[in-house]
């Protein structure tokens, strides 16, 4: 240098929910809050899967469809100290 391990310090993020804001929705984004995470850093037509459906097609009833969102769903890629 790698891997594999997470006991130790020093730490970091930050769910449900509330308000406020955008959005047709899913959902973001601030501020509170903390279930929980060893990657809960980062990647979104250009792995894979899930959610809305403004549009568009269709129906008796309705269904279908994303380059539109989800990284705290698998995956991909980087990475801080330190014990073995």
């Nucleotide at each position: 240098g790698u891997u594999g391990u997470g006991a130790a310090a020093g730490g970091g993020c930050a769910a449900a929910c509330u308000u406020a804001u955008u959005g047709a929705a899913a959902a973001a984004u601030a501020a509170g809050g903390a279930c929980g995470c060893a990657a809960a850093g980062c990647c979104a037509a250009a792995g894979g899967g899930u959610c809305u459906a403004a549009u568009c097609c269709u129906u008796a009833a309705u269904g279908g469809a994303a380059a539109g969102a989800c990284a705290g769903c698998c995956g991909g890629u980087u990475g801080c100290a330190a014990u073995c």
This is a predicted structure of an 84-nucleotide RNA (c-di-GMP-I riboswitch aptamer) from Peptococcaceae bacterium UBA4997. Lineage of the source: Bacteria > Bacillati > Bacillota > Clostridia > Peptococcaceae.